[in-house]
Context: one part of a larger RNA
RNA sequence: CUGGGCGUAAAGCGCGCGUAGGUGGUUUGAUAAGUUGGAUGUGAAAUCCCCGGGCUUAACCUGGGUCGGUCAUUCAAAACUGUCAGACUAGAGUAUGGUAGAGGGUAGUGGAAUUUCUAGUGUAGCGGUGAAAUGCGUAGAUAUUAGAAGGAACACCAGUGGCGAAGGCGACUGCCUGGACUGAUACUGACACUGAGGUGCGAAAGCGUGGGUAGCGAACAGGAUUAGAUACCCUGGUAGUCCACGCCGUAAACGAUGUCAACUAGACGUUGGGCUCCUUAGAGGGCUUAGUGUCGAAGCUAACGCGAUAAGUUGACCGCCUGGGGAGUACGGUCGCAAGAUUAAAACUC
Numbered sequence: 001c002u003g004g005g006c007g008u009a010a011a012g013c014g015c016g017c018g019u020a021g022g023u024g025g026u027u028u029g030a031u032a033a034g035u036u037g038g039a040u041g042u043g044a045a046a047u048c049c050c051c052g053g054g055c056u057u058a059a060c061c062u063g064g065g066u067c068g069g070u071c072a073u074u075c076a077a078a079a080c081u082g083u084c085a086g087a088c089u090a091g092a093g094u095a096u097g098g099u100a101g102a103g104g105g106u107a108g109u110g111g112a113a114u115u116u117c118u119a120g121u122g123u124a125g126c127g128g129u130g131a132a133a134u135g136c137g138u139a140g141a142u143a144u145u146a147g148a149a150g151g152a153a154c155a156c157c158a159g160u161g162g163c164g165a166a167g168g169c170g171a172c173u174g175c176c177u178g179g180a181c182u183g184a185u186a187c188u189g190a191c192a193c194u195g196a197g198g199u200g201c202g203a204a205a206g207c208g209u210g211g212g213u214a215g216c217g218a219a220c221a222g223g224a225u226u227a228g229a230u231a232c233c234c235u236g237g238u239a240g241u242c243c244a245c246g247c248c249g250u251a252a253a254c255g256a257u258g259u260c261a262a263c264u265a266g267a268c269g270u271u272g273g274g275c276u277c278c279u280u281a282g283a284g285g286g287c288u289u290a291g292u293g294u295c296g297a298a299g300c301u302a303a304c305g306c307g308a309u310a311a312g313u314u315g316a317c318c319g320c321c322u323g324g325g326g327a328g329u330a331c332g333g334u335c336g337c338a339a340g341a342u343u344a345a346a347a348c349u350c
Base pairs, nucleotide, nucleotide: 003322004321005320006319007304008303012318014201015200016199017198021194022193023192025088026087027086028085029084030083031082033081034080035077036076037075038074039073040072041071042069049065050064051063052062053061054060091191092188093187094186095185096183097182098181099180103177104176105175106174107173108172109171110154115149116148117147118146119145120144121143125136126135162169163168206247207246208245209244210243211242215241216240220236221235222234223233258317259316260315261314262313263312266295267294268293269292270291271290272289273288274287275286276285277284299306300305323350324349325348332343333342334341335340
């Protein structure tokens, strides 16, 4: 390399959009590039292989026959693939009526709580812990009442509930906006799937500039604990957490399971639609569809388990793996302000 694989053994890019490429629904006709068959030519000799012959045998020499091709020319076939022309509607999409939703952006509003400040009441403690101490407090704390300020997060509702491609999204209202599902008709007529490069989005932390800073809180300081304690516990506390703009581009970015399509027993929940039945007007039953869960037949699996939301049976395309360590490192390239990211070895060793 071929092959075999990728939930947990090595292995699915974090997730989309999409270029080239690969693959592609039903049907009619044409064509004959691929495909299939025939004919002719050629593929030198030697060598290799097979069957013989000659040197006493062998090496060696020698006769004959094979073998060897994305081969060339030509004739024919037309099923399949391709190409060209025409048609279709089951894939895909558009129009139209509805539905649900923490989908996204932006502006405004609200209440509870923490903290601080002001004022009142009030007096000796408060706080904290396994126990303490540091700390706060007679300059009046803690507690309690009233008021104010400011920032951040939105209890209950809340649900293996919903939405989103993923990251993720949760108070309320307005505006702008994306997608999904669903009903009935009409239209377009394969317009599709995947997707190397490319491009966009992408938690937290981190970085730059300017704001903001209530709580929490790396670093740091102190108190404890301890043999020690650069920790766990406690008292403080700076970056940060928040906002705007710009970077970074990584995560156990997980379902550790790529995307799309088809097929293959059931049972029980739940969310959003549609149809229908009995209706006792609360709701319930049945069918169907799009999600989301639990169990489970066949099947698969090394086992665990998966099981129509497959890890079953198949097809299309992409990505990735190939013993452990060295190492996701060095060097070089690209990107970045930096941190670093990405691409990615070898010696050596077991």
Molecule: small-subunit ribosomal RNA, central domain
Organism: uncultured sediment bacterium